[in-house]
RNA sequence: UGGAUCUCAACGGGGUGCCCCGGAGGGGGCUGAGAGUCGCCGUGGUGGCGGCAACCCGUCGAACCUGAUCCGGUUAGCACCGGCGUAGGGAUUUGAGAUGCCGAACCUU
Repeated sequence: UGGAUCUCAACGGGGUGCCCCGGAGGGGGCUGAGAGUCGCCGUGGUGGCGGCAACCCGUCGAACCUGAUCCGGUUAGCACCGGCGUAGGGAUUUGAGAUGCCGAACCUU
């Protein structure tokens, strides 16, 4: 002095599902890293928008979105496994610290 890995902080990106009961913003269950909370709007419709929180991810990018109300297996259903998939998109990070790690240069013997 470069890299690798890890930790922390900042910045940026992202999702918040499924099932049952109730029938008004409630209760219970499942999976998951995460299914939260507050405000506003709407309304007979199980909705939309925004803020915050926790969590995950940041190009070595399946975090997440589209195709997709997709196909096969499986499940109460979602999840999960395989396919689609060498598909199309996706945040272009920054700083500090650590190391029984890898390298370069230099000095001494």
This is a predicted structure of a 109-nucleotide RNA (TPP riboswitch aptamer (THI element)) from an Alphaproteobacteria bacterium. The source organism's lineage runs through Bacteria, Pseudomonadati, Pseudomonadota and Alphaproteobacteria. Its Rfam family is "TPP riboswitch aptamer (THI element)". From the family's description: Vitamin B(1) in its active form thiamin pyrophosphate (TPP) is an essential coenzyme that is synthesised by coupling of pyrimidine and thiazole moieties in bacteria.